Small-subunit ribosomal RNA, 5' domain from a metagenome, 545 nucleotides, folded computationally. Model confidence (mean pLDDT): 85 of 100. Rfam family: Bacterial small subunit ribosomal RNA. Gene Ontology terms of the family: structural constituent of ribosome and ribosome.
Context: one part of a larger RNA
RNA sequence: GAACGAACGCUGGCGGCGUGGAUUAGGCAUGCAAGUCGCACGAGAAAGCCGGAGCAAUCUGGCGAGUAAAGUGGCGAAAGGGUGAGUAAUACCUGGGCAACCUGCCGUUGAGAUCGGUAUAACCCGCUGAAAGGCGGGCUAAUCCCGGAUACGUUCCUCGGUCGCAUGGCCGGGGAGGAAAGGUGGGGCUCCCGCAAGGGACCUGCCGCUCGAUGAGGGACCCAGGGCCUAUCAGCUAGUUGGUAGGGUAACGGCCUACCAAGGCGAUGACGGGUACGGGGCCUGAGAGGGUGUUCCCGCACACUGGGACUGAGACACUCCCCAGACUCCUACGGGAGGCUGCAGUCGAGAAUCUUUGGCAAUGGGCGCAAGCCUGACCAAGCGACGCCGCGUGGGGGAUGAAGGCCUUCGGGUCGUAAACCCCUGUUGGGGUGUAGGAUGCGGGGAAGUGCUAACACCAUUUUCCCGUGACUUAAAGCCCUGAGGAAGCCACGGCUAACUCUGUGCCAGCAGCCGCGGUAAGACAGAGGUGGCAAGCGUUGUUC
Numbered sequence: 001g002a003a004c005g006a007a008c009g010c011u012g013g014c015g016g017c018g019u020g021g022a023u024u025a026g027g028c029a030u031g032c033a034a035g036u037c038g039c040a041c042g043a044g045a046a047a048g049c050c051g052g053a054g055c056a057a058u059c060u061g062g063c064g065a066g067u068a069a070a071g072u073g074g075c076g077a078a079a080g081g082g083u084g085a086g087u088a089a090u091a092c093c094u095g096g097g098c099a100a101c102c103u104g105c106c107g108u109u110g111a112g113a114u115c116g117g118u119a120u121a122a123c124c125c126g127c128u129g130a131a132a133g134g135c136g137g138g139c140u141a142a143u144c145c146c147g148g149a150u151a152c153g154u155u156c157c158u159c160g161g162u163c164g165c166a167u168g169g170c171c172g173g174g175g176a177g178g179a180a181a182g183g184u185g186g187g188g189c190u191c192c193c194g195c196a197a198g199g200g201a202c203c204u205g206c207c208g209c210u211c212g213a214u215g216a217g218g219g220a221c222c223c224a225g226g227g228c229c230u231a232u233c234a235g236c237u238a239g240u241u242g243g244u245a246g247g248g249u250a251a252c253g254g255c256c257u258a259c260c261a262a263g264g265c266g267a268u269g270a271c272g273g274g275u276a277c278g279g280g281g282c283c284u285g286a287g288a289g290g291g292u293g294u295u296c297c298c299g300c301a302c303a304c305u306g307g308g309a310c311u312g313a314g315a316c317a318c319u320c321c322c323c324a325g326a327c328u329c330c331u332a333c334g335g336g337a338g339g340c341u342g343c344a345g346u347c348g349a350g351a352a353u354c355u356u357u358g359g360c361a362a363u364g365g366g367c368g369c370a371a372g373c374c375u376g377a378c379c380a381a382g383c384g385a386c387g388c389c390g391c392g393u394g395g396g397g398g399a400u401g402a403a404g405g406c407c408u409u410c411g412g413g414u415c416g417u418a419a420a421c422c423c424c425u426g427u428u429g430g431g432g433u434g435u436a437g438g439a440u441g442c443g444g445g446g447a448a449g450u451g452c453u454a455a456c457a458c459c460a461u462u463u464u465c466c467c468g469u470g471a472c473u474u475a476a477a478g479c480c481c482u483g484a485g486g487a488a489g490c491c492a493c494g495g496c497u498a499a500c501u502c503u504g505u506g507c508c509a510g511c512a513g514c515c516g517c518g519g520u521a522a523g524a525c526a527g528a529g530g531u532g533g534c535a536a537g538c539g540u541u542g543u544u545c
Stems, first nucleotide, its partner, number of pairs: 001545004006541005013391006019384002026347003030344003035075003040072002048063006082302003092226006101219003106215007114148004123138006154177010182207006190201004228274003235265003240262008277299004281292004304325005327338004355381001357380003363377001364375004394424004404415004428486001429482005438472001441469011489534005494515003500529005510517002
């Protein structure tokens, strides 16, 4: 000199963009942060309103409404969001390998979707518990569950060919095993059930279902290289190193088990100890290098502490389950409930770090055919000079160089064109008015065209017309009014280092980054005037180069 997630002191007008729990991965009141689908399924309220009967209590019909709440089932909940404890290598980064692998949703493509069955929640009845809840009996549905059929692919076994990189890959033949689910919109002829209303077969659109192939994206595993300190850590190792057989896994493998062998690693630093999430980056520097890992992006790890599995395409799962522990809460003492390292907020510790805000309008995500619902992701607003950037605190004129302060050799000098005063301007502030844009989006309705089709239905799509949709927003821009009005401080002045005098003090009180000042004229202490520097900041402290 530069820099900072800074803090402290004095001071403080406005705006934009950023940024803000670095310490106790300490404890947490309260609210919210993951739901959705009635186009999978069975069932299905109430308040209230209108009407009928009745003296009334009440009973009853319709609407509310196939709505709410609950249940079965599906998809999601493994994402998004937080934190950095652990981890020196099961991590990360860079480059490779997989003839050792998996992959829901999505794209492309092939083949199929047949015939049956009995359970169970909800509900009703009963029992039980303080509660959390639990138990028994009875009824019922499905895209729930189970069985049979079929099998283009596929899996396993086997035969042949061909190729390679050892295990093997690819192609062809044979045998064996193994699937499925429906929902919804529309419809002219014909047929079936039904007295009819209507329903079905049939045709067709859309969404789904099953078995494969392939793609994309995602993931698992393996190898090499790379990046901290310590030798006052020198030897370490028994599933240890390898083999055989088996188990396990999506898959290779001591990953696990049994048996056999005695290996494996190490001064190119094993083993141990300390410290630490890693990278893109960021800071500094001419560079080389040094330092660092906050916000943002990628990867990893963790979710009260420790352990374990279940479900699932995916977890050993932040707001799932089980066990143990510590802690907190409820209890009728028998037993239960909980997990903010999500967003706010609170206590504590600390030098120190914000609102218990608004909205799904936009972007993105989940579910849904859709309308839509959910979304503390996100978008916005709020607080903090915490940082960067921009703007303002006025401009021009004005010498009896006013008053006053300070200094003085008493002549004067200086603050100083500074002020007053005159003429202006109108940024910002205040008041009023005022809507653009974020929506070229999304949603609904109508018309026409195209595709599908037997079809002018339905559905999809294109064009066009109409309607609706904004948290921010009492905001921004623009315009009008007001009026120099509301807006300057901080540090330094001995040398380094830019800026000097007076008074007070008298080795005292004090200053100080280093050298050093202060013991009666102190440019170094304290105050004042003046001056220098920076400026809504200025200094100090800490840390890095």